[in-house]
RNA sequence: AGAGUUUGAUCCUGGCUCAGAACGAACGCUGGCGGCGCGCCUAACACAUGCAAGUCGAACGCGAAAGUGUUCCUUCGGGAACGCGAGUAGAGUGGCGAACGGGUGAGUAACACGUGAGUAAUCUGCCUUCCGGUUUGGGAUAACUUCGGGAAACCGGGGCUAAUACCGACUCCGUUCACCAGGUCAUAAGACCCGGUGAAGAAAGGUGGCCUCUGAUUCAAGCUACUGCCGGAAGAUGAGCUCGCGCACCAUUAGGUAGUUGGUGAGGUAAUGGCCCACCAAGCCUACGAUGGUUAGCUGGUCUGAGAGGAUGAUCAGUCACACUGGCACUGAGACACGGGCCAGACUCCUACGGGAGGCAGCAGUGAGGAAUCUUGCGCAAUGGGGGAAACCCUGACGCAGCGACGCCGCGUGGGUGAUGAAGGCCUUCGGGUCGUAAAGCCCUUUCAGUAGGGAAGAAACUCUUGUCGGUUAAUACCCGGCAGGACUGACGGUACUUACAGAAGAAGCACCGGCUAACUCCGUGCCAGCAGCCGCGGUAACACGGGGGGUGCAAGCGUUGUUCGGAAUUACUGGGCUUAAAGCGCGUGUAGGCGGUACGGUAAGUCGGAUGUGAAAUCCCUCGGCUCAACCGAGGACGUGCAUCCGAUACUGCCGAACUAGAGUACGGGAGAGGGAAGGGGAAUUCCGGGUGGAGCGGUGAAAUGCGUAGAUAUCCGGAGGAAUACCAGUGGCGAAGGCGCCUUCCUGGACCGAUACUGACGCUGAGACGCGAAAGCGUGGGGAGCAAACAGGAUUAGAUACCCUGGUAGUCCACGCCGUAAACGAUGGGUACUAGGUGUUGCGGUCCAUAAAAGACUGCAGUGCCGCAGCGAAAGCAUUAAGUACCCCGCCUGGGGAGUACGGUCGCAAGAUUAAAACUCAAAGGAAUUGACGGGGGCCCGCACAAGCGGUGGAGUAUGUGGUUUAAUUCGAUGCAACGCGAAGAACCUUACCUGGUCUUGAUAUCCCGAGAAUUCCCUGGAAACAGGGAAGUACCUUUCGGGGAACUCGGUGACAGGUGCUGCAUGGCUGUCGUCAGCUCGUGCCGUGAGAUGUUGGGUUAAGUCCCGCAACGAGCGCAACCCCUGUUGUUAGUUGCUACCAUUCAGUUGGGCACUCUAACAAGACUGCCGGUGUUAAACCGGAGGAAGGUGGGGACGACGUCAAGUCAUCAUGGCCCUUAUGACCAGGGCUACACACGUACUACAAUGGUCGGUAUAGAGGGCAGCAAUACUGCGAAGUGGAGCAAAUCCCAAAAAGCCGGCCUCAGUUCGGAUUGCAGUCUGCAACUCGACUGCAUGAAGUUGGAAUCGCUAGUAAUCGCGGAUCAGCAUGCCGCGGUGAAUACGUUCCCGGGCCUUGUACACACCGCCCGUCACACCACGAAAGCUGUUUGGACCGGAAAUCGUCGGGCUAACCUUCGGGAGGCAGGCGCUGAUGGUCUGAAUGGUAAUUGGGGUGAAGUCGUAACAAGGUA
Repeated sequence: AGAGUUUGAUCCUGGCUCAGAACGAACGCUGGCGGCGCGCCUAACACAUGCAAGUCGAACGCGAAAGUGUUCCUUCGGGAACGCGAGUAGAGUGGCGAACGGGUGAGUAACACGUGAGUAAUCUGCCUUCCGGUUUGGGAUAACUUCGGGAAACCGGGGCUAAUACCGACUCCGUUCACCAGGUCAUAAGACCCGGUGAAGAAAGGUGGCCUCUGAUUCAAGCUACUGCCGGAAGAUGAGCUCGCGCACCAUUAGGUAGUUGGUGAGGUAAUGGCCCACCAAGCCUACGAUGGUUAGCUGGUCUGAGAGGAUGAUCAGUCACACUGGCACUGAGACACGGGCCAGACUCCUACGGGAGGCAGCAGUGAGGAAUCUUGCGCAAUGGGGGAAACCCUGACGCAGCGACGCCGCGUGGGUGAUGAAGGCCUUCGGGUCGUAAAGCCCUUUCAGUAGGGAAGAAACUCUUGUCGGUUAAUACCCGGCAGGACUGACGGUACUUACAGAAGAAGCACCGGCUAACUCCGUGCCAGCAGCCGCGGUAACACGGGGGGUGCAAGCGUUGUUCGGAAUUACUGGGCUUAAAGCGCGUGUAGGCGGUACGGUAAGUCGGAUGUGAAAUCCCUCGGCUCAACCGAGGACGUGCAUCCGAUACUGCCGAACUAGAGUACGGGAGAGGGAAGGGGAAUUCCGGGUGGAGCGGUGAAAUGCGUAGAUAUCCGGAGGAAUACCAGUGGCGAAGGCGCCUUCCUGGACCGAUACUGACGCUGAGACGCGAAAGCGUGGGGAGCAAACAGGAUUAGAUACCCUGGUAGUCCACGCCGUAAACGAUGGGUACUAGGUGUUGCGGUCCAUAAAAGACUGCAGUGCCGCAGCGAAAGCAUUAAGUACCCCGCCUGGGGAGUACGGUCGCAAGAUUAAAACUCAAAGGAAUUGACGGGGGCCCGCACAAGCGGUGGAGUAUGUGGUUUAAUUCGAUGCAACGCGAAGAACCUUACCUGGUCUUGAUAUCCCGAGAAUUCCCUGGAAACAGGGAAGUACCUUUCGGGGAACUCGGUGACAGGUGCUGCAUGGCUGUCGUCAGCUCGUGCCGUGAGAUGUUGGGUUAAGUCCCGCAACGAGCGCAACCCCUGUUGUUAGUUGCUACCAUUCAGUUGGGCACUCUAACAAGACUGCCGGUGUUAAACCGGAGGAAGGUGGGGACGACGUCAAGUCAUCAUGGCCCUUAUGACCAGGGCUACACACGUACUACAAUGGUCGGUAUAGAGGGCAGCAAUACUGCGAAGUGGAGCAAAUCCCAAAAAGCCGGCCUCAGUUCGGAUUGCAGUCUGCAACUCGACUGCAUGAAGUUGGAAUCGCUAGUAAUCGCGGAUCAGCAUGCCGCGGUGAAUACGUUCCCGGGCCUUGUACACACCGCCCGUCACACCACGAAAGCUGUUUGGACCGGAAAUCGUCGGGCUAACCUUCGGGAGGCAGGCGCUGAUGGUCUGAAUGGUAAUUGGGGUGAAGUCGUAACAAGGUA
């Protein structure tokens, strides 16, 4: 510090996800030791048991017992008294403490907390210092005793008694109060100091010691020491109260408030204060967020982060609140009190049913809840606290130990050496690799754990004691203090530490290994099982699932889950945006607020500097130190950005004062304008009405129909009515804030602009709320209504057509008034100011020049409105002085997509609806711009038998053949739009053959290796359908030899390695092939452009069959394709002349033969054609057109040749091949059958339907091929297929071989025929082991359909179509197929609108598996969350009323009553009790808010497959 994920790719926007750190954690697997920490986050749920707050006899009274000693008595059991126990235990009075310490976080959004101030508005026990005092009396009461009640808890009556308990009196340095003065402060209220007078108002003693004075025996008074008590002053500490600032969310909470806000007076408190009360006034809080709701203890800190921030508030520390729930007070210095009280409530327990008891959110512990959190331990040794004079007691605070890997830190599980790289595992290309120096082996060490020894520090005080010094005093007592010595005290714990002993001995796991992200292979599985943080893996070769091996990372832990911060600049203060990605309010006026021109003076609030105080400790950071290190701990330092106060500075901002004119405004003069409102007026057109003419249609459409019209339409003329809109001018012209505004005239009225002067003097900009305006549609009331026209009706279209088209047609459109308040209200661009190159139009007004009758023109200023364009900006497209540039100011808005601009709530509206505006749930994207393709019922240009123009076919018939389907034991398999279907198959009777049935074989039909035997081989017999099995006979070769044998080939038998498979996968593959397409395209290097994908080149202008060539051009070149080079053919030449040829000579039936090689031909080499020449066109080009010459002319004709790629195209059955599968079978052999089936359907062909024909006879002329297991002549036989026989020929020689159509002549005469030949019967021929299933051919006979073929569809542009025959491959035989050959030999092409295919450019795109694409909505089904809902049921809370416990306060107090007073009668005072105010829980009624649930209902989301249509994306077929 980033990474993954939207796309075919790119850039951007934007979300989701990951890597880091952390935790009071939990869960899974695993687990050796130690140190230091931490440990109910949930039920503030309920609690058994024990402990957690007591202490003081030096405040006070009382006061045992057990036991024991002595004496006495005794019924010998025992009893009594006294002493000790013991002034002990114990309870009680009294004092202090119990308000600390400890726990918890429910409540609390608050002066609760934090921070800083204030208290002149206060208190403060114990502690410290100082001043003064401590005199004198009295009456009670618990305990105790006695009586009584009660189950108990406990209570009541009588009697006795003490105090540092209670009360009276005396005194008053201070104190308090009242009055009268003074001084110092203070903003004020007032505070402090001080003087005078008057009044009020205290106390308690205890312990030790001593005898100088008095009494005197100890001793008492007294004295003395210590301590306590009272009054006061101060300090310290702690606390109360007040204030500034800071500190959560919701505005779908906008108004709240009657003690409310203030005043006066009284009360209350330690103290201010509506804190409380009476009266008076009507205030007070609030958009800088009151009130209400929800959530929450706050802080130091902690976690994270570079920081700013964000999250958090366990442990430790500060503070607040609470103590079963609610209320209340008492006591006290302090409480409205965790282990106190009263009342009420809920719960639990006891009970004799009458009543009582209780409060673990103290420490342990229990139950419950929960994913989850410990021992009913030891000790007061230390630290701290309470009481005490002290000893000491108490202390679940605390110190320790226990449990838990919960966290952090440290240590160990060994070290060295060791290659036959052992065994074994795994993998393997079978060679090996790897685990791996790892192990074993050898040599060492011994931490930790274990055993046995030694063994700390934490302890110093208090106290006691000894000595000494000092203080006090009358005192060398006592007491107090200091110093020195000694004594006493350890829970942890025989712990830390240390020594010895033995032996590598007791000690390693977890997660991960597709990318992110370090780490790869095998097997299993087969969209199953499963994984997954995101992207995504799994459908038979899974580095992603499960296991193994190996590896990587961490390590006594490792992973997972959860949570927080980070990454996330993804809420942006630091540090984001708003034309198109989410985002500018539709527009204006303007309130609050924010911001604000120039110069001067003042001030010093902001700002800046310095100082002081504070910012607790701990933590973080730095340094040093202590535990062996570290964690941990100690000491010191630094920091603490804050707050407060003081001093200073004055540039900037603010404020105040007084100025200025450049901003803004006013006055004056001008012209421009569809700016607004009102009134009036005009013409054109549509429609309607009346009349005339006229006579059959009109209208409408793609075509029609509905409709109108003989009752006279349309058309046309005249007249009239009525409403709406204002042609031309008219213009990226004008005006307006926007919406919007268009005939003319008048009236009223707003704004902008220009010019020149004068004036005001910052008066400005923006603008949350607010207010106003606001297209169309819509609503209300009343008018109006010509045209147009939702709804509606009809006609068409259509599969349907609730649409598009047509004919009608009502609201509405128009007017007046009132609502609505929204639009793609758009420049998708808020307003203002300033600055930052230009060029060119246009509108308004002005200036200069020129010229003028005017206009025009040139230059120029201001204001508007367009286009182009630099810098700059931008993701790009683009913007660019009219900014989307550079800056400042103000407002609005955005934060992934969907759900949703929806629900609920509020506001507005008559309604429609508008506005404000969520969540659950769901997805891993949704999006913007641009790129390359593909596509379009987009465009342009151009090709092709693509259409058109023609010729002939197919589709109808019969047959052949292939396919589908069906059938079958099997009908083997493959090919399936074009590009499968006379295809693989250039030839299924057996074979082929892969299929079926049956019979057989198992190292196999075939290959290699090994062992044994035998040469091989040939022949015969038996069984059998054959395969095969059994038997017999003949026969011995080659090389070598030491003659035993060995070797090679072959056969048989055997063992195991292996063979074999036309079994699967063409979607694992190679190779080959088809197709687009012989279409003209496809690319690269360098350069240039672009952030990039990419682009340029390759586009453009011409031209071509062609990316062919030329020109131009940020391109210049190049490659694969095109063309050419190759083959055939067309002309000629040369060479050659047999088997070919024959002009000439001779000859023959015949080039038959001899000459001959001129010609033809053959086959080799050449020539020829190149737009070369001429003319025209064209850009002087390329090229095109025409012409000449030429056998041939513009690639002459044909062939071979197929770019980058596409179709997961075809083929595992040509072959090859990975993987999988079968192995007495899915292999192999044999016989028979099947591939030849047959209701049908399709493709491709053949033959026809006839007279351009058929038939008979005659007759002419090819080319290219094939031939020895062959072609076969002549001859003979047969009607014929063919047979017999066989010349010749391995072929320019011989044969196949007859070419046929054609030509000549005869017959047929339009018919199911002398057309047509299917089908069938009989008889044959040939091939072959064999023609039954199932061959071809021949003869005779038979003579079907068919009379030119519906929709539709195919081929062909010249030696082509059509037509005619011939040959060949395969092959024993078997073509109507296929591959070739020649003969005869046309028609037509205007042209490119349309169909199909293709190329280039361009355009749109929501497509990229690329239009056979994408995609929308209803319906049906399942699931999920949500809304509404008659109701039902909770929680919280407001108002009114009822009732009212305890308690304070007030009042009464007839009953009761110790202290004081008394004249003794009583009084004062007090208590019970009554009443009243307030008052908790409670009750009734009525609201509000917020949950749960609900028949039913509504939409939404998701889902592999469903139904209906086709809305959107291309002009998406109606933009």
The RNA shown here (small-subunit ribosomal RNA) has 1519 nucleotides and comes from a metagenome. The sequence is in RNAcentral, with records from SILVA. Its mean pLDDT, the model's own confidence on a scale to 100, is 85. Its Rfam family is "Bacterial small subunit ribosomal RNA".